[in-house]
Context: one part of a larger RNA
RNA sequence: UGACGGGGACCCCGCACAAGCGGUGGAGCAUGUGGUUUAAUUCGAAGCAACGCGAAGAACCUUACCUGAUCUUGACAUCCCGAUGCCAAAGCGCGUAACGCGCUCUUUCUUCGGAACAUCGGUGACAGGUGGUGCAUGGUUGUCGUCAGCUCGUGUCGUGAGAUGUUGGGUUAAGUCCCGCAACGAGCGCAACCCCUAUCUUCAGUAGCCAGCAUUAUGGAUGGGCACUCUGGAGAGACUGCCAGGGAGAACCUGGAGGAAGGUGGGGAUGACGUCAAAUCAUCAUGCCCCUUAUGACCAGGGCUACACACGUGCUACAAUGGCGUAAACAAAGGGAGGCGAACCCGCGAGGGUGGGCAAAUCCCAAAAAUAACGUCUCAGUUCGGAUUGUAGUCUGCAACUCGACUACAUGAAGCUGGAAUCGCUAGUAAUCGCGAAUCAGAAUGUCGCGGUGAAUACGUUCCCGGGUCUUGUAC
Numbered sequence: 001u002g003a004c005g006g007g008g009a010c011c012c013c014g015c016a017c018a019a020g021c022g023g024u025g026g027a028g029c030a031u032g033u034g035g036u037u038u039a040a041u042u043c044g045a046a047g048c049a050a051c052g053c054g055a056a057g058a059a060c061c062u063u064a065c066c067u068g069a070u071c072u073u074g075a076c077a078u079c080c081c082g083a084u085g086c087c088a089a090a091g092c093g094c095g096u097a098a099c100g101c102g103c104u105c106u107u108u109c110u111u112c113g114g115a116a117c118a119u120c121g122g123u124g125a126c127a128g129g130u131g132g133u134g135c136a137u138g139g140u141u142g143u144c145g146u147c148a149g150c151u152c153g154u155g156u157c158g159u160g161a162g163a164u165g166u167u168g169g170g171u172u173a174a175g176u177c178c179c180g181c182a183a184c185g186a187g188c189g190c191a192a193c194c195c196c197u198a199u200c201u202u203c204a205g206u207a208g209c210c211a212g213c214a215u216u217a218u219g220g221a222u223g224g225g226c227a228c229u230c231u232g233g234a235g236a237g238a239c240u241g242c243c244a245g246g247g248a249g250a251a252c253c254u255g256g257a258g259g260a261a262g263g264u265g266g267g268g269a270u271g272a273c274g275u276c277a278a279a280u281c282a283u284c285a286u287g288c289c290c291c292u293u294a295u296g297a298c299c300a301g302g303g304c305u306a307c308a309c310a311c312g313u314g315c316u317a318c319a320a321u322g323g324c325g326u327a328a329a330c331a332a333a334g335g336g337a338g339g340c341g342a343a344c345c346c347g348c349g350a351g352g353g354u355g356g357g358c359a360a361a362u363c364c365c366a367a368a369a370a371u372a373a374c375g376u377c378u379c380a381g382u383u384c385g386g387a388u389u390g391u392a393g394u395c396u397g398c399a400a401c402u403c404g405a406c407u408a409c410a411u412g413a414a415g416c417u418g419g420a421a422u423c424g425c426u427a428g429u430a431a432u433c434g435c436g437a438a439u440c441a442g443a444a445u446g447u448c449g450c451g452g453u454g455a456a457u458a459c460g461u462u463c464c465c466g467g468g469u470c471u472u473g474u475a476c
Stems, first nucleotide, its partner, number of pairs: 002476001003474003008471001011468004016461002020425005027316008035307002043054002065302004070297002074126001078125002080122006090104005107116003128291002131289003137285002139280003142276001144274001149188006155164003168179003194268004199236007208226001213223003239262001242256005318418001322377005328371001334365003339358002344353003384415001389410007431453007
């Protein structure tokens, strides 16, 4: 100087506690992990900061694992030699569990020397390795933490390590600003500059409008028009600017006016110096070590989906603020050509047939659902709940046995609000309701987005946790 203290003191902050609302922990299922099992159940991640994590999607492939079969200059790259003018694709035939084999077809340029390209064969240099080491590394990432800190130059003080500045008095979300001061300045952070959102103006109208006019198959459908809504370019607007009080004639704080918005308006992106030998050699790159007829390559089948059990994260419930039925209403944000698929017909249905339109403000996915109205059920293991199982089907795909999703009928389990304990959240938030997308042939209760409905509570900082500042002790 730091770090640490179940030291002190002091001050401050944070869904940290408190005040509230809703969960988890009990049930069934989904999913990840441990354990066990297995020929294999590939590998990694491990308190917070591993465990719906890498994986934005394991039937084959993926795939790295196991069993069996096969190859050895190799599935992939460059170089050398020789041969051929093919090879591949397509078609035909043979054959295996499968990779396979054979046949047909079939180069370009040229100064005719050859060259280019492709395939096959050979030779070795080499290829190859998701093999090891993240404690040899780069790059990337998590975390403290969007916490307010971390430093430097010159000067001054100190024998020196170092100190000062950065401490003090106020103030702030903030080392934010003001005042003071042996300091004066500066840098990385803070803030602002960027994006979205909330209001208005203007410009532009292939979506919107009977707003005002006409036509009308009553559909903005047509003429017509950009007023409005909206879309997307450009601007305006908020700055403690104005007023009052407090404060040190400061910074700033409190209240008010005007305003769509008020004191950072609300979100996002943005992560200082560093900490954890934190994570990753399996994204990638890479040193060293190791394998080289195998730790490489290829193929078939299996496994990653096992199941006395334990834990994490979720979904669905236990019901009447509800379940079921009937007939009505209102979104946003997205996606669509090997695609989205309307309308019509068939099917109880999942779907099937046909296929208008649309590279999409034009057509389609598309029905929003909670909600409101009416009817029924009347407190029951029930018209709650839907696990499990049986039968019959649909779709995708070479292929749903191991091991897909969905449908119909039947079956109807546990569960009557959950011990100790524990989590999230301060406003368009929690809670609740549906919609979309990525991945993707198919396969979400996950993830990432979107809107609808829409609360309660915060006295306060004594206490728990974490953090910041000052101070003190220390055998580090």

The part of an RNA shown here (small-subunit ribosomal RNA, 3' major domain) has 476 nucleotides and comes from an uncultured bacterium.
The prediction has a mean pLDDT of 80.